[in-house]
Molecule: transfer RNA
Organism: Bacteroidales bacterium
RNA sequence: GACCACGUAGCUCAGCAGGUAGAGCACAUGCCUUUUAAGCAUGGGGUCCCGGGUUCGAAUCCCGGCGUGGUCA
Numbered sequence: 001g002a003c004c005a006c007g008u009a010g011c012u013c014a015g016c017a018g019g020u021a022g023a024g025c026a027c028a029u030g031c032c033u034u035u036u037a038a039g040c041a042u043g044g045g046g047u048c049c050c051g052g053g054u055u056c057g058a059a060u061c062c063c064g065g066c067g068u069g070g071u072c073a
Stems, first nucleotide, its partner, number of pairs: 001072007010025004019056001027043005049065005
């Protein structure tokens, strides 16, 4: 330098023929328990890496960047 894959909640990830975002763990509160843990219930938390474009509507499609990993040179 070229090409490919990936970037979504604190962490690990799902969601892709476009319809205003979810799971598990973690966290908070309550119940239970002598207490902790475990268990049960409820809840908070992300405008989806950044900037544009297309569209009535974009995490999803297109373009350009940035970052990580890989292959080649």